The prediction has a mean pLDDT of 85.
This is a predicted structure of an 89-nucleotide RNA (c-di-GMP-I riboswitch aptamer) from an Acidobacteriota bacterium.
Rfam family: c-di-GMP-I riboswitch aptamer. Rfam's curators write: GEMM was predicted in a large-scale screen for bacterial structured RNA regulatory elements.

RNA sequence: UUUUGACAAAGGCAAAGCCAUUCGAAAGAUGGCGACGCAAAGUCACCGGUCUAAAGGGCGGGGGGCCCUACGACGGCGGGACCGCCGGA
Numbered sequence: 001u002u003u004u005g006a007c008a009a010a011g012g013c014a015a016a017g018c019c020a021u022u023c024g025a026a027a028g029a030u031g032g033c034g035a036c037g038c039a040a041a042g043u044c045a046c047c048g049g050u051c052u053a054a055a056g057g058g059c060g061g062g063g064g065g066c067c068c069u070a071c072g073a074c075g076g077c078g079g080g081a082c083c084g085c086c087g088g089a
Stems, first nucleotide, its partner, number of pairs: 002089004012038002017033004022029002036076001042082003046079003049074003056068004
C1' cells in the first nucleotide's frame, strides 16, 4: 500500500420505546434516558430509492377534502466518493 474480518484486544456508534418549557406544516432533527443491532451504523444528498406536502398547481358550486409536486427529510435503504482503529494474508 492492497485485500480481508475472528471464537481477539482497546474502544466507538446507538434501533425501538419514553421524556423535553427544543426546532419544524409534516417527514424528521436536537438533547436526555435506553440498547435492537452495526467492521465504518464515521463524513458527504452525487445517482437511484423511500418518507412528508408547508408553498404552488389541478379537481369540487362552496366546505371538508382528494390528486400532482421537493426547494424539505432519510447516510441505520442501495450504489458511489472521502477519511479511519486493531488483527490476518